[in-house]
The RNA shown here (small-subunit ribosomal RNA) has 1366 nucleotides and comes from an uncultured bacterium. Rfam family: Bacterial small subunit ribosomal RNA. The coordinates come from a structure-prediction model, not an experiment, and the mean pLDDT is 86.
RNA sequence: AUUGAACGCUGGCGGCAUGCUUUACACAUGCAAGUCGAACGGCAGCGCGGGGAGCUUGCUCCCUGGCGGCGAGUGGCGCACGGGUGAGUAAUACAUCGGAACGUGUCUUCUAGUGGGGGAUAACUGCCCGAAAGGGCAGCUAAUACCGCAUGAGACCUGAGGGUGAAAGCGGGGGAUCGCAAGACCUCGCGCUGGAAGAGCGGCCGAUGUCCGAUUAGCUAGUUGGUGAGGUAAAGGCUCACCAAGGCGACGAUCGGUAGCUGGUCUGAGAGGACGACCAGCCACACUGGGACUGAGACACGGCCCAGACUCCUACGGGAGGCAGCAGUGGGGAAUUUUGGACAAUGGGGGCAACCCUGAUCCAGCCAUGCCGCGUGCAGGAUGAAGGUCUUCGGAUUGUAAACUGCUUUUGUCAGGGACGAAAAGGGAUGCGAUAACACCGCAUUCCGCUGACGGUACCUGAAGAAUAAGCACCGGCUAACUACGUGCCAGCAGCCGCGGUAAUACGUAGGGUGCAAGCGUUAAUCGGAAUUACUGGGCGUAAAGCGUGCGCAGGCGGUUCUGUAAGAUAGAUGUGAAAUCCCCGGGCUCAACCUGGGAAUUGCAUAUAUGACUGCAGGACUUGAGUUUGUCAGAGGAGGGUGGAAUUCCACGUGUAGCAGUGAAAUGCGUAGAUAUGUGGAAGAACACCGAUGGCGAAGGCAGCCCUCUGGGACAUGACUGACGCUCAUGCACGAAAGCGUGGGGAGCAAAAAGGAUUAGAUACCCUGGUAGUCCACGCCGUAAACGAUGAAUGCUAGGUGUUGGAGGGCAAAGCCCUUCGGUGCCGCCGCAAACGCAAUAAGCAUUCCACCUGGGGAGUACGUUCGCAAGAAUGAAACUCAAAGGAAUUGACGGGGACCCGCACAAGCGGUGGAGCAUGUGGUUUAAUUCGAAGCAACGCGAAGAACCUUACCAAGUCUUGACAUCCCCCUGACCGGACAGUAAUGUGUCCUUUCCUUCGGGACAGGGGAGACAGGUGGUGCAUGGUUGUCGUCAGCUCGUGUCGUGAGAUGUUGGGUUAAGUCCCGCAACGAGCGCAACCCUUAUCCUUAGUAGCCAGCAGUAAGAUGGGCACUCUAGGGAGACUGCCAGGGAUAACCUGGAGGAAGGUGGGGAGGACGUCAAAUCAUCAUGCCCCCUAUGAUUUGGGCUACACACGUGCUACAAUGGCGUAAACAAAGAGAAGCGAGCCUGCGAGGGGGAGCGAAUCUCAAAAAUAACGUCCCAGUUCGGACUGUAGUCUGCAACCCGACUACACGAAGCUGGAAUCGCUAGUAAUCGCGGAUCAGAAUGCCGCGGUGAAUACGUUCCCGGGUCUUGUACA
Repeated sequence: AUUGAACGCUGGCGGCAUGCUUUACACAUGCAAGUCGAACGGCAGCGCGGGGAGCUUGCUCCCUGGCGGCGAGUGGCGCACGGGUGAGUAAUACAUCGGAACGUGUCUUCUAGUGGGGGAUAACUGCCCGAAAGGGCAGCUAAUACCGCAUGAGACCUGAGGGUGAAAGCGGGGGAUCGCAAGACCUCGCGCUGGAAGAGCGGCCGAUGUCCGAUUAGCUAGUUGGUGAGGUAAAGGCUCACCAAGGCGACGAUCGGUAGCUGGUCUGAGAGGACGACCAGCCACACUGGGACUGAGACACGGCCCAGACUCCUACGGGAGGCAGCAGUGGGGAAUUUUGGACAAUGGGGGCAACCCUGAUCCAGCCAUGCCGCGUGCAGGAUGAAGGUCUUCGGAUUGUAAACUGCUUUUGUCAGGGACGAAAAGGGAUGCGAUAACACCGCAUUCCGCUGACGGUACCUGAAGAAUAAGCACCGGCUAACUACGUGCCAGCAGCCGCGGUAAUACGUAGGGUGCAAGCGUUAAUCGGAAUUACUGGGCGUAAAGCGUGCGCAGGCGGUUCUGUAAGAUAGAUGUGAAAUCCCCGGGCUCAACCUGGGAAUUGCAUAUAUGACUGCAGGACUUGAGUUUGUCAGAGGAGGGUGGAAUUCCACGUGUAGCAGUGAAAUGCGUAGAUAUGUGGAAGAACACCGAUGGCGAAGGCAGCCCUCUGGGACAUGACUGACGCUCAUGCACGAAAGCGUGGGGAGCAAAAAGGAUUAGAUACCCUGGUAGUCCACGCCGUAAACGAUGAAUGCUAGGUGUUGGAGGGCAAAGCCCUUCGGUGCCGCCGCAAACGCAAUAAGCAUUCCACCUGGGGAGUACGUUCGCAAGAAUGAAACUCAAAGGAAUUGACGGGGACCCGCACAAGCGGUGGAGCAUGUGGUUUAAUUCGAAGCAACGCGAAGAACCUUACCAAGUCUUGACAUCCCCCUGACCGGACAGUAAUGUGUCCUUUCCUUCGGGACAGGGGAGACAGGUGGUGCAUGGUUGUCGUCAGCUCGUGUCGUGAGAUGUUGGGUUAAGUCCCGCAACGAGCGCAACCCUUAUCCUUAGUAGCCAGCAGUAAGAUGGGCACUCUAGGGAGACUGCCAGGGAUAACCUGGAGGAAGGUGGGGAGGACGUCAAAUCAUCAUGCCCCCUAUGAUUUGGGCUACACACGUGCUACAAUGGCGUAAACAAAGAGAAGCGAGCCUGCGAGGGGGAGCGAAUCUCAAAAAUAACGUCCCAGUUCGGACUGUAGUCUGCAACCCGACUACACGAAGCUGGAAUCGCUAGUAAUCGCGGAUCAGAAUGCCGCGGUGAAUACGUUCCCGGGUCUUGUACA
């Protein structure tokens, strides 16, 4: 785009068209083929006329074929047309073009006739049989029914003399003649008979074309042909007799499946593809199968006979029927109409005609089934109404839409008018023809005049009145059109991709929007897009696809030249290509659809002609393709035979002794019965080191010691010869690795299977020990491989460079080198090609010829069938079903028990720990009314928490409040606050006393408290996977990017890679890159040295002075805190590339970023946090909010993390003595003094601090003691008595004294930290805090060991490689 459609929702009108695609299923009922009295005998019924009878005087009955006519019958014509259907049929069909051996009623033209006789028979009458359908007998009668006779132009037959063989009348009219009449006779018309033509129609034959299957390859006996005969309208095996053995088939016979064919229809740019409703042509069929009769024509839809199935009637003896005609019914089905009107028109049958018949036809009815047209109003109208929806609450949108005002009236309703389609026929008149004629008849002109189903329809006019008339689908992308709510991987959607798991533009609903519109969607189906079967117009190295290789018949294609021919080809012409359809130009319906006139077209076929280029065919010639011959050469080419040495194993003997063999390590195995090792001799089988190669040969598979015989192919060189002999190749034939099979040999080594030993979770494996088929030979099968260059064969053409191999020619200074050329085999590379990778004269380039093969993945190279095979199996080779991918090449990452390089307390080298004990603390688990919540490998677990007795507190129990504990707004009242009383655990409640804020213009206001109503408050409720902010981590690792340019179809690459170097993408050099940014480094703080400035609360060298830097004095020193200096590879030497830089040295307080800190690129982990805070959405609202008391967060079988203290003598205890830094202090630090064994208490000097206080530093050093023990180690636990803080130490604080005195004697597997003022060890301070550190954050004292080095473990960086991962 389309449809004979169906279904869902909806539905105003008209025109035109279509309407059982399924059961060629079965059919009730009605109709669909009759007509002619001008062929005939007749008269049942109807009407008229005549006659008679009865009487009720207009009725009934009877007679009469006399008339109009006519049932039934005889006869003629028609019924073979028209109408339906598509079952069958792959050719007895259809389409196109031809042909010869035929028939033909009616019709047209021409021609010749139409004379005279005869006998029957239906109807009818009578009788009989039968239920019926129907039938029998007897009698009568007619014809255009039937039969002879005559005639025979022409016809047919023939022996050419001859023979055979026909007819029918009917109607109209009538002058003369004849007749009693009928009539004869004449004439006209219609008929009849014979014949010759024609038109139209039909029968037959040929050629070409017409679906799928080879998993259908052979078919055929009247089969193919001939002779003769029969038969037919006619040719013919159409039929028969005889003879011959043919005929068809890979250009697809036969068989199977499917199917009416065509004009055309739909689609498509076309070529094509699909289809064959309606309309038209042909064919076939008529319940199923068979058969003939009649006839011009049938083997006959509404005829006959027989058989069958089915239905109906029956008196059971017998009969009747055929809707695939029009309506209609049942059934089937997703699905397809009225038991309508009329012969008015067109057409058909009969008839002289009038006329009759006609479900053909013309009309009407039903259905949005399709196409076309029209309408459902038009104009104005902003307060942008109300309502709806959304909202950032401002508004936006629905929306000029509505209301409202004005206008119009198509359609619909009512009323009035009102067609075309109708012209014939028929009658009259005139003329002409025919005739004896003015009858009749025919023709022409003219006048009159009958007939309409549709239908009172189309159309026209008038009236009233916006009145009667809009839906459907869609809105994530493709694809035009977005929001809200509901739902929560549910319900559902979906053509493909896909959407839905709590913020869904995708589900459902609503608002809005988009598209189409009396329709809109869905489903089904066809073509297109699809170059996705490729003729036009594709491919085959890696995506699907080159047969494993060759030979070769058919087939296809084929070098140069001449002549002929004209099959192909080309050109114009002629015939045909039905009409309709399509297209163009016109015409008619108001337009259109539709109808109609003309033209073009119908790309085809046929006929006759022309041309002679090209192809073909025939003939002649040529040499370049191909081949033959001569000479030379290389070679693991093939087959057979012979022969050689090394090695292995075995056997025999000798020497010799305890192991050998094997592995990552072992074991099985061999060996004291003598192995392995070694020496000598022997046997057997298989394979041929070095040469050896990117080498050679062969069609491929493949081929390797040496020699001999036979044999195939190739290259080169030079003449000669043949003269296109060529290329490719379906079917076919041959060869064809390894494994395997059969028969017979052989068997050293190796080695499937089977066995044993190991490994392992297992180990039917990898490893080891032996070991059988097999491997080898001969003969015969098999016929497959990643049979690969994943690249078919042949020919020609198209830049180069460099090897190698086999020939030939040439040059030179000749063991050699160089140039040229032909054949092979490699690498690099241009043009070109290619999706890219890559190929590139050995093409995957440019062309030609031929063959094979491919058409999404899986199912499946499977099943079935067939062929081959001994078998194994091979060859050929599907479908159902299922998926939305499978696949190729390349890119960026990531990953690897891949590679290279480098770094890091990563390993190693060391020191000290953890893991074992007790305790502290956190977590899990369990428990509980609650044990609030979060954190989860590193990167949760002394974490949030820099400090849970109440509070904190979020949890639990019980009690209480509801505008609220907290904020803002409104109204009213009051003036606070505070104190005391009672009830209650408290919150709170009751009541009481005292008191009365600030400003004022005295009205009131501000502020506070209480009360009230509603907006609202409140939430540590949920979602860290809706978020902001903050933080962790990789990682202080050296990386991460951009602009422009360049390369690539692109993703991307380059830069950023490479060579060096660095802590560093740090720097240097090179480079299709050149620059830049975020990171690195530096700038900042601190510390180490010096200088300078300033000296109080700091310091004290000198002076004075003291118990004391207490004081005077001083600011030199220390110190404090401001400012500066200093370090930059600056200098020297060596190395390096003359660079960057590295190594060493000098000087220097410090040397190569001096030490430490702060500082964390692009990003990753949906990392952590809604419980710091903020915040979207959801949820609670007399509770999930607020408040009070008590409890809990502190539980305890257990498990883990982080720590403290120890296990002791480098130690514990005691005595006395020395040296810090950094901090803190007012609800504070708190001195001296007094007191207590002590924690502490009393008291209160000084200090908001370089002044005072905390404050004693400890390890250390000295002296003494303990003497290796569960101890004078260790301190848990417990008892008693206390201290302090605090409303309050019971759950549940810290500390003190005395007493008690547990585990623990250095810690399994495993694991952590640390590279120098570091580890280890020792003490001091601070934050939090009423009190409560073994934690955390800081401070100083003492103060080591080790680093060969980068193989390994872990993590990271750069380059590279593989990838089926992203």